The RNA shown here (transfer RNA) has 72 nucleotides and comes from Prosthecobacter dejongeii. Its mean pLDDT, the model's own confidence on a scale to 100, is 81. The source organism's lineage runs through Bacteria, Pseudomonadati, Verrucomicrobiales, Verrucomicrobiaceae and Prosthecobacter.
[in-house]
C1' cells in the first nucleotide's frame, strides 16, 4: 500500500427499503417475615461521520473515520 470482515442502548445481539427484535444490566410492581429467585411492567438523543439515489434509507452507492483478520 492492497484485499476482506465489522461499526446497531451501558454490554451482547438480531434485522438488509417502510418509523429496530432479543439477552444481560438498570428501574417499578406482585411475591417474602426480609432477600433471592420467578413472575408482570418500564425507561434509554442505539443503526460511526459526511454526501447522492428514493415517496421513503441501519439497508443501495460514494467518500472518510476507527476495529479485526489477510497479502505484501
Nucleotide at each position: 500500500g492492497g484485499c476482506g470482515a465489522g461499526g446497531u442502548a451501558g454490554c451482547a445481539a438480531a434485522g438488509u427499503g417502510g418509523u429496530a427484535a432479543u439477552g444481560c444490566a438498570c428501574u417499578g410492581g406482585u411475591c417474602u417475615g426480609c432477600a433471592a429467585a420467578a413472575c408482570c411492567g418500564g425507561u434509554a438523543u442505539g443503526c460511526g461521520c459526511g454526501g447522492g439515489u428514493u415517496c421513503a434509507a441501519u439497508u443501495c452507492c460514494c467518500g472518510c473515520c476507527c476495529u479485526c483478520g489477510c497479502c505484501u
Record summary
Rfam family: tRNA. Rfam's curators write: Transfer RNA (tRNA) molecules are approximately 80 nucleotides in length. The sequence is in RNAcentral, with records from Rfam.